Predicted 3D model of an 85-nucleotide RNA (c-di-GMP-I riboswitch aptamer) from Paenibacillus sp.
RNA sequence: GUACGAUAAAGGCAAAGCCAUUGAAAGAUGGCGACGCAAAGCUAGAGGGGCUUAUCUGUGGACAGACUGCCAGCCAGCUACCGAA
Numbered sequence: 001g002u003a004c005g006a007u008a009a010a011g012g013c014a015a016a017g018c019c020a021u022u023g024a025a026a027g028a029u030g031g032c033g034a035c036g037c038a039a040a041g042c043u044a045g046a047g048g049g050g051c052u053u054a055u056c057u058g059u060g061g062a063c064a065g066a067c068u069g070c071c072a073g074c075c076a077g078c079u080a081c082c083g084a085a
Stems, first nucleotide, its partner, number of pairs: 004083002012037002017032006035073001041078003047075002049071003055066005
C1' cells in the first nucleotide's frame, strides 16, 4: 500500500413508529425514538434499479404512456477513521 473486519480503542449514523412543517404524490426537514450500519460519508445533468403522477396525451372506464419530483438504509461508482487475526 492492497485486501480484510475483533466481543479492540476513539468516535459516528439512525429503520419502523409518533408529533410538527412541507409537497399533488412519492418523499424531504426538525424533534422524540433505535431496527440496524465498517462507509447507513458523497454522487440521482451522462451505470443499473425502484418509487411518484398534480399536469399532458391516448382510450368507454381505469389503465397505459409522457412530463415531473424523489430514493444513496437496492446494487454500483468515488472518498475515508481504526488495526486484532